[in-house]
RNA sequence: GCGGCGAUAGUUCAGUUGGUAGAAUGUCUGCUUCCCAAGCAGAAGAUCGCGAGUUCGAAUCUCGUUCGCCGCU
Numbered sequence: 001g002c003g004g005c006g007a008u009a010g011u012u013c014a015g016u017u018g019g020u021a022g023a024a025u026g027u028c029u030g031c032u033u034c035c036c037a038a039g040c041a042g043a044a045g046a047u048c049g050c051g052a053g054u055u056c057g058a059a060u061c062u063c064g065u066u067c068g069c070c071g072c073u
Stems, first nucleotide, its partner, number of pairs: 001072007010025004019056001027043005049065005
């Protein structure tokens, strides 16, 4: 220098052909218990790495760009 993959909640990860972004775990509140743990119920939490473009509508398509991993030269 070239190519491929990845970046989404505090953490680990889903998200099919573009149509209101989810799970597990953690956090908070309540129930239960003499207390803790476990269990049950509920709540908060991500403008999807960043910037543009296309579209009525973008995590998803296109271009540029940052970081990480792998390969080639």
Molecule: transfer RNA
Organism: Candidatus Dojkabacteria bacterium